[in-house]
Context: one part of a larger RNA
RNA sequence: UUGGGCGUAAAGGGCGCGUAGGCGGUUAAGCAAGUCAAAUGUGAAAGCCCAGGGCUCAACCCUGGAAGUGCAUUCGAAACUGCUUAACUAGAGUCACGGAGAGGGUGGUGGAAUUCCCAGUGUAGAAGUGAAAUUCGUAGAUAUUGGGAGGAACACCCGUGGCGAAGGCGGCCACCUGGACGUUGACUGACGCUGAGGCGCGAAAGCGUGGGUAGCAAACAGGAUUAGAUACCCUGGUAGUCCACGCCGUAAACGAUGGAUACUAGGCGUUGCGGGAUUUGAUCCCUGCAGUGCCGUAGCUAACGCGAUAAGUAUCCCGCCUGGGGAGUACGGCCGCAAGGCUAAAACUC
Repeated sequence: UUGGGCGUAAAGGGCGCGUAGGCGGUUAAGCAAGUCAAAUGUGAAAGCCCAGGGCUCAACCCUGGAAGUGCAUUCGAAACUGCUUAACUAGAGUCACGGAGAGGGUGGUGGAAUUCCCAGUGUAGAAGUGAAAUUCGUAGAUAUUGGGAGGAACACCCGUGGCGAAGGCGGCCACCUGGACGUUGACUGACGCUGAGGCGCGAAAGCGUGGGUAGCAAACAGGAUUAGAUACCCUGGUAGUCCACGCCGUAAACGAUGGAUACUAGGCGUUGCGGGAUUUGAUCCCUGCAGUGCCGUAGCUAACGCGAUAAGUAUCCCGCCUGGGGAGUACGGCCGCAAGGCUAAAACUC
């Protein structure tokens, strides 16, 4: 390079924004770069191929032809690609109206519970386990009542419910703010899709500085268990978990399924908005658009399964794979305070 692939066999980038690039709707006219056709020139000789000939044949040699898929120039064609011009509205977008939502940020605020402190009542146990012990308690615990402090998380509602690009988001209120959707018109007029680099976001853990610390709890200590027990169980308990600012940049970051567009039987739910009908009622029915589930036809698949939310049928763009181990390692480079991350081999071996 050709070819084959990426749900589970190796393989979809964690996610977005977007540069270059690649690809790109409808109509008309023009140009003629790509494209197509013709002519001319060139494409050395030898070789290959074809025809004929010469060494008795052949190898070999000689003559002629063809070929040389290419390049250049000239004259043409204009369907397609491209470029230019003019126009369009089905893609995309803007405006108006409307409702839904744990979307994000900041500030405030509420109750339940745990723990601790103070006070009252009260007395011998409490706690814990398979059973125990460490532990707490006559210096009055546990239990219970009243008061107080503080931190963290928000039961029920809660739902194959909702929102977000992903990570993720859940008490209540206010403010600031992003996106999606529905309806009908008006407007712009291809402004689009994808996206190497790049930039930004990115759970948990971890790191730096300063705060905070109720509960939980790596490490650690003790008690058990056990042959041992650096564990599982128990009693304690520090980082951490929380907040602010700054790093880290990884996950089974999963739907293990990149994005966009179009097309291809149905059935049953559910969320948001809209349309219609009705004894106008929290209802019912039909239906449109946008999500989210289950089953299933064709088709696909090695099978499992997928099946309008495709893993079906097609087009465009990006990423990635190429036997197992060595190894996501070494070296080098870049990034990081560090931990480490990103990029990424080979020898050898089966």

Model confidence (mean pLDDT): 89 of 100. A computed fold for a 350-nucleotide part of an RNA from a metagenome, annotated as small-subunit ribosomal RNA, central domain.